[in-house]
Context: one part of a larger RNA
RNA sequence: CUGGGCUUAAAGGGUGCGUAGGCGGUUCGUUAAGUCAGUGGUGAAAUCCAACGGCCCAACCGUUGAACUGCCAUUGAUACUGAUGGACUUGAGUGUGCUAGGGGUGAGCGGAACGAGUGGUGUAGCGGUGAAAUGCGUAGAUAUCACUCGGAAGGCCGGAGCCGAAGGGGGCUCACUGGGGCACAACUGACGCUGAGGCACGAAAGCGUGGGGAGCAAACAGGAUUAGAUACCCUGGUAGUCCACGCCGUAAACGAUGAGCACUAGGUGGUUGCACAGUGUGGUGUGACCGUCGGAGAAAAAUUGUUAAGUGCUCCGCCUGGGGAGUAUGGUCGCAAGGCUGAAACUC
Numbered sequence: 001c002u003g004g005g006c007u008u009a010a011a012g013g014g015u016g017c018g019u020a021g022g023c024g025g026u027u028c029g030u031u032a033a034g035u036c037a038g039u040g041g042u043g044a045a046a047u048c049c050a051a052c053g054g055c056c057c058a059a060c061c062g063u064u065g066a067a068c069u070g071c072c073a074u075u076g077a078u079a080c081u082g083a084u085g086g087a088c089u090u091g092a093g094u095g096u097g098c099u100a101g102g103g104g105u106g107a108g109c110g111g112a113a114c115g116a117g118u119g120g121u122g123u124a125g126c127g128g129u130g131a132a133a134u135g136c137g138u139a140g141a142u143a144u145c146a147c148u149c150g151g152a153a154g155g156c157c158g159g160a161g162c163c164g165a166a167g168g169g170g171g172c173u174c175a176c177u178g179g180g181g182c183a184c185a186a187c188u189g190a191c192g193c194u195g196a197g198g199c200a201c202g203a204a205a206g207c208g209u210g211g212g213g214a215g216c217a218a219a220c221a222g223g224a225u226u227a228g229a230u231a232c233c234c235u236g237g238u239a240g241u242c243c244a245c246g247c248c249g250u251a252a253a254c255g256a257u258g259a260g261c262a263c264u265a266g267g268u269g270g271u272u273g274c275a276c277a278g279u280g281u282g283g284u285g286u287g288a289c290c291g292u293c294g295g296a297g298a299a300a301a302a303u304u305g306u307u308a309a310g311u312g313c314u315c316c317g318c319c320u321g322g323g324g325a326g327u328a329u330g331g332u333c334g335c336a337a338g339g340c341u342g343a344a345a346c347u348c
Stems, first nucleotide, its partner, number of pairs: 004319003007302002012316001014201004021194003025088007033081002035077008049065006091191001092188003095184005103177007114150008125136002162169002206247006215241002220236004258315006266293011297304002321348003330341004
């Protein structure tokens, strides 16, 4: 390279936007670059192939032919692709009206619980465990009442529910703001799909500077357990967890399933629009989204099955036996931790 693959065997990039590139709806004209046909030139010889011949045969050699699948020029063809000009509306977008939502950012506010402080009541225990002990308490704890302060998290509603590209998002109010859906079919007229590089976003942990610190809690200390116990259990407890700004850029970042379009039986439930008839608790039709069961088909099977892993097309990413190894080296990014890219020897 050809081929075969990527839910679970190796393999879908964490996610989006988008550059180059690749691919691209209906219709008419022009052109004739690709494409197809004819003709001419060229494609050295040797080699290869075929026929015949020469050395006894063969290797080897000779003659003739074919071939040299290519390139150039020229004359035509015009279905398809391209180029160019015009037209179209179904793809895409805009508009108008409605609509659901924990989508995002900022500010403000409230309640429960918890901890602390002060004061009151009150007295000998509290706490903790399998049982204990460390710990707290007569300097008055635990319990209880009042007031005050503080930080974090959002009970019920809450759902098999909703929103978001993914990460993810849940008290209430306000401001700003993104996306989606439906109806109408007024407007633009292919403006589209994908996307190497690139850019942006990206849980937790971690890092820098400054704040904050109630609870929880790596590390650490002590008490237990045990043969030991650098653990599991208990008492404490610092980073951290929280906020602002700046880094990091990873994950079982999972549906372990890339994006887009079209087509291919149904049943049943949920969320949310619209239309119709109608009033009866409800009905019929038509969209979008989220589940579940299942047919054909697919699949090694499990399973999947209009949310495909079915049938096709377009584009990107990735895989090619296990270990060595996501290591070494080089490069690059990072404050660091480390990330990205990424071998070989050797071995089975």
Molecule: small-subunit ribosomal RNA, central domain
Organism: metagenome